[in-house]
């Protein structure tokens, strides 16, 4: 320096979640990288931390360690969107309520405002009306006999004259029934642009005289006070996006340093 033969190592790695922790099964990221089994109401371990089995390579162009970059993950600030809660001390918007009377408009010299009288709005009696109620009254109508008159005929007594009762028929009427409201008197009333008489007038409406220039507060605006969470604001949560906010983990890549043992030559 060769050669054979083994060996440690490798044959994929990270992220979040889960666990006391480690690796795996599932997700995502890198990107080509050995096979069979096992597993989320979990599997195997346990700081040498998948576990059983079976196989390739193999001390270099690997493999380990440092480092640099930096896929992709997370947390955590920030900005947004959306739900849900809170908040009316929130000078937003909404609504109410009270003042002022600047501007707008109304209403006043055809007299505002205030007075002072008269009436009405009230209350009480009475009246006229109207409605309604029942009753009298006024039509119809109404009785085999037990209702009236008059009672053919027939009956009864009588010597007769003539008396007596009395059915139908016919009028007439009682209680019922039925109508009609023109009319009487009575009772009632959620009724009347009706009338008369006493009462009362706070306050309203209205006329009339007096006075003589305001008066009112619809709308704008200013001051004050309550409401309101539907809208906007605020806070506070949870989700989702988003970021030259910061933190931390990192895949693949580059750099660098180590890289084992026997036996022969």
């Nucleotide at each position: 320096c060769c050669g054979c033969a083994c060996u440690a190592g490798u044959c994929g790695g990270g992220g979040a979640g889960a666990c006391a922790g480690c690796g795996g099964u599932g997700c995502c990221c890198u990107g080509u990288a050995c096979c069979u089994g096992c597993a989320a109401c979990c599997c195997g371990c346990u700081a040498c931390a998948g576990c059983a089995g079976g196989g390739a390579u193999g001390a270099a162009c690997u493999c380990c360690u440092g480092c640099c970059c930096c896929c992709g993950g997370u947390g955590u600030c920030g900005c947004g969107a959306u739900g849900u809660a809170u908040u009316g001390u929130c000078a937003g918007g909404c609504c109410c309520c009270g003042g002022c009377a600047a501007g707008c408009g109304g209403c006043g010299u055809u007299g505002a405002c205030g007075a002072a009288c008269c009436g009405g709005u009230c209350u009480u009696g009475c009246g006229c009306a109207a409605c309604g109620g029942a009753a009298c009254c006024c039509c119809g109508u109404g009785a085999a006999c037990c209702a009236u008159g008059u009672c053919a005929g027939g009956c009864g007594g009588g010597a007769a004259a003539c008396c007596g009762a009395g059915c139908a028929g016919c009028a007439u009427u009682a209680a019922g029934c039925g109508g009609u409201g023109c009319g009487u008197g009575c009772c009632g009333u959620g009724u009347g642009c009706c009338g008369c008489g006493a009462g009362g007038c706070a306050g309203c409406c209205g006329a009339u005289u007096c006075c003589g220039a305001g008066c009112a507060g619809g709308c704008u605006g200013c001051c004050g006070g309550g409401g309101u969470a539907a809208c906007g604001g605020a806070u506070a949560u949870a989700u989702c996006g988003c970021g030259a906010u910061u933190a931390u983990c990192a895949a693949a890549g580059g750099c660098a340093g180590g890289u084992g043992u026997g036996c022969g030559g």
Predicted 3D model of a 265-nucleotide RNA (Bacterial large signal recognition particle RNA).
Rfam family: Bacterial large signal recognition particle RNA. By type it is a non-coding RNA gene. Gene Ontology terms of the family: signal recognition particle, plasma membrane targeting and SRP-dependent cotranslational protein targeting to membrane, signal sequence recognition.
Its mean pLDDT, the model's own confidence on a scale to 100, is 78.